[in-house]
RNA sequence: GAGUUUGAUCCUGGCUCAGAAUGAACGUUGGUGGCGUGGAUUAGGCAUGCAAGUCGAGCGAGAAUUAUUUCGCGGAAGCUUCGGCCGAAACGAAGUAAGGACAGCGGCAAACGGGGUAGUAAUGCGUAGGUGACGUACCCUCUGGACCGGUAUAGCCACGGGAAACUGUGAGUAAUACCGGAUAAACUCUGUAGAGCAAUCUAUGGAGCAAAUGGUGAGAUUCCGCCGGAGGAGCGGCUUACGUGGUACCAGGUUGUUGGUGAGGUAACGGCUCACCAAGCCUAAUACGCCUAGGGGGUGUGAGAGCAUGGCCCCCACCACUGGGACUGAGACACUGCCCAGACACCUACGGGUGGCUGCAGUCGAGAAUCUUCGGCAAUGGACGCAAGUCUGACCGAGCGACGCCACGUGCGGGAUGACGGCCCUUGGGUUGUAAACCGCUGUCAGAGGGGAUGAAAUCAUAGAGGGCUAUCCCUCUAUGUUGACAGAGCCUCAGAGGAAGCACGGGCUAAGUACGUGCCAGCAGCCGCGGUAAUACGUACUGUGCGAACGUUAUUCGGAAUCACUGGGCUUAAAGGGUGCGUAGGCGGCCAGAUAAGUAGGAUGUGAAAUCCCCCGGCUUAACCGGGGAACUGCGUUCUAAACUGUUUGGCUUGAGUAAGAUAGGGGUGUGCGGAACUUCCGGUGGAGCGGUGAAAUGUGUUGAGAUCGGAAGGAACACCAGUAGCGAAGGCGGCACACUGGGUCUUAACUGACGCUGAGGCACGAAAGCUAGGGUAGCGAACGGGAUUAGAUACCCCGGUAGUCCUAGCUGUAAACGUUGAGCACUAGACGGGAGGGGGUUACCCCAUCCGGUCGUAGCGAAAGCGCUAAGUGCUCCGCCUGGGGAGUAUGGUCGCAAGGCUGAAACUCAAAGGAAUUGACGGGGGCUCACACAAGCGGUGGAGCAUGUGGCUUAAUUCGAGGCAACGCGAAGAACCUUAUCCUGGGUUUGACAUAGUAGGGAAUCUCUCUGAAAGGAGAGAGUGCCUUCGGGAGCCCUUUUACAGGUGCUGCAUGGCUGUCGUCAGCUCGUGCCGUGAGGUGUCACGUUAAGUCGUUGAACGAGCGAAACCCUUGUCUUUAGUUGCCAGCACGUAAUGGUGGGGACUCUAGAGAGACUGCCGGUGUUAAACCGGAGGAAGGUGGGGACGACGUCAAGUCAUCAUGGCCUUUAUGCCCAGGGCUGCACACGUGCUACAAUGGUACAUACAAAGGGAAGCAAACUCGCGAGAGCAAGCAAAACCCAAAAAGUGUGCCUUAGUUCGGAUUGCAGGCUGCAACUCGCCUGCAUGAAGCUGGAAUCGCUAGUAAUCGCAGAUCAGCUAUGCUGCGGUGAAUAUGUUCCUGAGCCUUGUACACACCGCCCGUCAAGCCACGAAAGCGGGGGGCGCUUAAAGUCAUUGAGCAAACCGCCUAUUCUUCGGAAUGGGUGGAUGCAGAUGCCUAGGGCGAACUCCGUGAUUGGGACUAAGUCG
Repeated sequence: GAGUUUGAUCCUGGCUCAGAAUGAACGUUGGUGGCGUGGAUUAGGCAUGCAAGUCGAGCGAGAAUUAUUUCGCGGAAGCUUCGGCCGAAACGAAGUAAGGACAGCGGCAAACGGGGUAGUAAUGCGUAGGUGACGUACCCUCUGGACCGGUAUAGCCACGGGAAACUGUGAGUAAUACCGGAUAAACUCUGUAGAGCAAUCUAUGGAGCAAAUGGUGAGAUUCCGCCGGAGGAGCGGCUUACGUGGUACCAGGUUGUUGGUGAGGUAACGGCUCACCAAGCCUAAUACGCCUAGGGGGUGUGAGAGCAUGGCCCCCACCACUGGGACUGAGACACUGCCCAGACACCUACGGGUGGCUGCAGUCGAGAAUCUUCGGCAAUGGACGCAAGUCUGACCGAGCGACGCCACGUGCGGGAUGACGGCCCUUGGGUUGUAAACCGCUGUCAGAGGGGAUGAAAUCAUAGAGGGCUAUCCCUCUAUGUUGACAGAGCCUCAGAGGAAGCACGGGCUAAGUACGUGCCAGCAGCCGCGGUAAUACGUACUGUGCGAACGUUAUUCGGAAUCACUGGGCUUAAAGGGUGCGUAGGCGGCCAGAUAAGUAGGAUGUGAAAUCCCCCGGCUUAACCGGGGAACUGCGUUCUAAACUGUUUGGCUUGAGUAAGAUAGGGGUGUGCGGAACUUCCGGUGGAGCGGUGAAAUGUGUUGAGAUCGGAAGGAACACCAGUAGCGAAGGCGGCACACUGGGUCUUAACUGACGCUGAGGCACGAAAGCUAGGGUAGCGAACGGGAUUAGAUACCCCGGUAGUCCUAGCUGUAAACGUUGAGCACUAGACGGGAGGGGGUUACCCCAUCCGGUCGUAGCGAAAGCGCUAAGUGCUCCGCCUGGGGAGUAUGGUCGCAAGGCUGAAACUCAAAGGAAUUGACGGGGGCUCACACAAGCGGUGGAGCAUGUGGCUUAAUUCGAGGCAACGCGAAGAACCUUAUCCUGGGUUUGACAUAGUAGGGAAUCUCUCUGAAAGGAGAGAGUGCCUUCGGGAGCCCUUUUACAGGUGCUGCAUGGCUGUCGUCAGCUCGUGCCGUGAGGUGUCACGUUAAGUCGUUGAACGAGCGAAACCCUUGUCUUUAGUUGCCAGCACGUAAUGGUGGGGACUCUAGAGAGACUGCCGGUGUUAAACCGGAGGAAGGUGGGGACGACGUCAAGUCAUCAUGGCCUUUAUGCCCAGGGCUGCACACGUGCUACAAUGGUACAUACAAAGGGAAGCAAACUCGCGAGAGCAAGCAAAACCCAAAAAGUGUGCCUUAGUUCGGAUUGCAGGCUGCAACUCGCCUGCAUGAAGCUGGAAUCGCUAGUAAUCGCAGAUCAGCUAUGCUGCGGUGAAUAUGUUCCUGAGCCUUGUACACACCGCCCGUCAAGCCACGAAAGCGGGGGGCGCUUAAAGUCAUUGAGCAAACCGCCUAUUCUUCGGAAUGGGUGGAUGCAGAUGCCUAGGGCGAACUCCGUGAUUGGGACUAAGUCG
């Protein structure tokens, strides 16, 4: 930055994504090189090999081997007089010299290097200090020294034990091994004197402590070594300060603990240890406990601050199978040393032994997962050595792994018929795509061959020269020779485009889309979400996009996240102010001046290891990588300076705060007493039938006297009016009156104190109602409970009763929507108007000034908005409390408080992608206001009951074709189903390029017509007639038949893919736009308000001004008049004629016809109204306020209706779902509903007579008249394509007669018979006529429909469709012709405004809880199992220390004795013995481990149980 809460908006808030990173893993794929990197899990177990030795110039001994001497044996070659001579090699023995294996003594090293991170929250690490409280082998410098002696022991040899490991005894040997003595001060201890605060130093005494005269060498003062001392360097020990995780659901911890004195111990300080004494010490600035963890340099990320992290590399610490212990040593309590215990593993002859890969490789196990049992000491480094050198899994290299970073390549240029193929397609084409093919070129990488720089020099050896006084030692130079495990750049040659591209994604975020398949399936998904037949979201293909030897996924960290906010957030309503006060610690704090220098600021300096990061330069062809230099390391220390601010300190001040004096308002608090009204109960009187209660009732109460009323008494509780957004209090809260006690406030004065202040974690106190304990009290009210109603139920609402409680006293509880949902304090920031309390002033019915309290509106500002706005939610400061998505949950557990109820503190698993705030537009409301409509009311007539007609449902059927379904389907599509219509709806028969269209191919024939057979028909089979038109004479045009290909066809599906058309709200008055303005925005304004209208009609006001679609008007019709025109219409006057008739001449006057005009506009008058619009009344007028009627239907709603009018996408079908035909069905009938007709009668029926319309229709037609028939009708036939003729009779009406209340002279259903008409055909299944028959029905329950005037009602007429008809339907026409309403309470619907909303699929909405089912995690639980760290008792290995040490013992000191020597003093040696000393052993303290016990804590599990989350459909409300 984006996505996601909504119809839309703004905000809050979480979730999610895009980035970077990794010791990674997994999937698909995989050409090369360089540099890095690789057991993160089980500090689990380990086979095998190697990883620490070296020195022979410390020592003894010494194998193999070599050389050599002598001897023996031997006898080659040669010589020979053949007798032999000479005598080589080989062999054996002895000696000498060299050699130096194996092992040993001794020295040094083995405490480094290498590995790991278990433990450790401080005995660690980091930074800065201290050590006058210490050590130091090897190395360097300086200085001094090394004298005289002695005794053992390994090896070796001999003899033993044992399976082995190993070990015993005896003899005997060496040293740079060990021991004694001497010497020694600058060393150690110590005395005295002096200096110094002291530590200590100086001077001078006393006592004590060394050594290898070894090695090399011809030769050592000289080289290498040895000893004492001083110093240095480096390394280490100890110590101080600060910093360095989480948790308070761990709040107290500690007995060597804290300190002292003395002693011991240590290299050294120290309770380090011990004895004694004192009782301390640590802790909210978090002790103690628990959990987690090696720390740092750094690393990742980030703008930074931070956050996360500590792999490789470097520094430090710690560990080495687990636990304990010491020894040796300069250094260890020791990774590849020792002892003991334990677990594990191995060997065993069963007696006993051995081992420790967290070294390098490697193996097993566990795991998503991490390599070779490689080469070499060539380089660098280390140990030892004089050195050569040896050793070195440190190290250098190679191998394996795309694990990471970096680099290179997989070709380059040309090439359009834009090839083939693929995909899409509107069939035209597009795209893949210059991509390929094809032509030309190049040669990186890989491959083959060759040669080879460099890593190697300050290596080493030999020889020589020079220098260091001398030298065996060191340095320099020269010559020759010598050392590469591994890598191998660059170069040359060869061949050849040849060997080298994938992965993910394409709905939005997010770059990139089409087709097909699938059909809420299969699947996708990071979030939102896709998929239910047209999926850019699944799968596949094509294509595109991104990255590229990789690409995706998963996991984790940081970022985005200002989403823990130091930088940089919040708390009225979104999560969040503690219920209120007092106050401890702490934090913060008025004015003036002085001092100080802790903070602060500046300078200097030390340190901040190296590596890393950054900059510059350089080396590998570049880069990664590496080297050099710089900067940086934001830190800590020391020091100097400054003195504004903070701190500290000193002195002062009065404005903050407090005190005092005076005044004052008040339901402030506590206690005591008093009062009246009302109520209830009781007593008494009057009185006599109900009372009470409700929407209506009932329960209840009353003749045993209620209620009502009067009088009296008792009791308890609460205090009407006053009473007021009035008062008081910190809050809770406080209300009759009086008194007593008592807290706080305000005003005035400015006398006193002199910062005494603010806030406030813990703490303490107060704290409504309900509740609890004990004791009282109880009038009214009243949980629970009982009864009566209501209701589907009613554990409720209503009614009658009624216990606890409400009241008082003493305690407890400690919570509330304890709310202004707004913590406390201080300061500042426009005003206006009310209220309360006192004070001051003035020009005094009033005004002004300063203060405190309590309100309303409002500026700036703030705020998401609503709103707040000197009583802030504004602007700042100080302190406290609290918040961090919703649910789970204020739940569980632990702790604590409480008598209990319960309070306080307070999670997690799991689950969702939201939950939420404010505002907007709608919709809705059994919300409100205004208004309208046959909406109701007032009326008239109906429906619902009967019979019949018709449509629908249902049932039936082979089929009863399909559609329409509240209003807005149901006499609807259908303005007309016997066949046809008609739809495969059913049965049956046929047909397949088709009944119909277009194009092509091939063959034939004019076209066309007639006939025969079969058949139910369609169809099938056959026969015949006919030879046309044009012509350039070849043929052509049109038509028909047959074959074949494209295709036709479909009333098959989807009206939820659509167009068009239509219904409905609704002829309701609404619906919008432009510009402007308001609002962050959705949006509002306009369109609201007032008045008015049928109307958003018009007027007025107004941040609106205008406009559009609707309304109205324009259009048609009807009503009046004028004019024009008079035929087919008309006939007043004139004339003719008839029995009569506009019949005729004529006429245009009238009616009428049909053109054109006029007329009506609230125009006029009066009133009302805002001066308006308009309304009311009136005049005139045929008509008056839209004159009546019609057409005309805004934005939109209902996924409304129609794929069966038509059109049309997609799908399906193609010898069938197409087409043709016959018959049947659509008419079927226990039933239900809708719409109608006819009636039930006398306002009627019937018979006769008689009058008056309009609008229509007519040629396959309307049909007069006449004749026949009772009639339907028939026959014949005039007239008429119509103002002409016909249909055609209008009916109700009027007149007269009959009927007289009856199932009838009402009513006509049903049925029988006989006829007529139409038609190919009236059986299913037509209409009409006559005669006969004569059903139900006597005005219709609940309910419901239409209508406001030429209307309802009633009466007939005509037409469409149509052969005929089911028409009582529909559409029109006229005749006669009412009643009622001057109202809007209610029902229904609608419009506007307003209000609430958790609704927006919009109340047919949303949504809660129990129950039932499944699944998941968690809690409780009799218990059960295990882990951890401590405690107590007991036992106790190894070992240090202490004591002892009767046993053992070479060195030292004595004594005795023997021998030898003697310088005659004695000495040496052997033996014995005593001492010193050492050792074995024993004992004691401590103690690892073991055993027992009581607790704590954590984890797992547990029958059962509890609530919670989720789940398409369930149940009850």
Record summary:
The prediction has a mean pLDDT of 82. Small-subunit ribosomal RNA from uncultured Gimesia sp., 1517 nucleotides, folded computationally. The RNAcentral record of the sequence draws on ENA and SILVA.